[in-house]
RNA sequence: UAUUGAUAAUAGCAAACUUAUUGAAAGAUGAGGACGCAAAGCUAUGAGCCUAAUGGGAAGAUUUCCAAUGGUUGCUAGGUUGCCGUU
Numbered sequence: 001u002a003u004u005g006a007u008a009a010u011a012g013c014a015a016a017c018u019u020a021u022u023g024a025a026a027g028a029u030g031a032g033g034a035c036g037c038a039a040a041g042c043u044a045u046g047a048g049c050c051u052a053a054u055g056g057g058a059a060g061a062u063u064u065c066c067a068a069u070g071g072u073u074g075c076u077a078g079g080u081u082g083c084c085g086u087u
Base pairs, nucleotide, nucleotide: 002087004085005084012037013036017032018031019030020029021028022027035074041080042079043078045077046076048072049071050070054067055066056065057064058063
């Protein structure tokens, strides 16, 4: 430097759920909690997915459709950095 995650060690992250705050919502953040994770570190760049305050259309008194400028990296691909061990 490349490869790989068999075995082992040291550390790390934290789904559901509960709770507080925040947000129009999706969601986010703190605390508790562990289903899992060898990049479940960072990055919304491509595709996907979620939401629709706001804007627009239909409809006509509350319904419906479209759109991300809002989110999601624990959906996936790309980019980038990195611990331990194997070869």
The RNA shown here (c-di-GMP-I riboswitch aptamer) has 87 nucleotides and comes from Anaerovirgula multivorans. The model forms 95% of the base pairs in the Rfam consensus.